Predicted 3D model of an 85-nucleotide RNA (c-di-GMP-I-GGC riboswitch aptamer) from Desulforudis sp.
Its mean pLDDT, the model's own confidence on a scale to 100, is 80.
[in-house]
RNA sequence: AUAACCAAAGGCAAACUCCCCGAAAGGGGGGGACGCAAAACCACGGGCCUUAAGGACUUUGUCCAAGGCGGCCGGGUUGCCUUAG
Repeated sequence: AUAACCAAAGGCAAACUCCCCGAAAGGGGGGGACGCAAAACCACGGGCCUUAAGGACUUUGUCCAAGGCGGCCGGGUUGCCUUAG
């Protein structure tokens, strides 16, 4: 520096559920495991979700804006074990 089929050690934890936070999307914690070699970190590009407050407009709404999702894809940063060269 490359790769990841098997084994071992350890790690994370979907759905569902209980408690808490939030207007919501969603988040934190306990239980629980569908999965994951970056399911570690960063909202940078795309995508998706929400609309309480604020702004604009052509006002059942749209846009701005504000927030969310990294377990949707891409990009960036870091990285355990093992195997082969």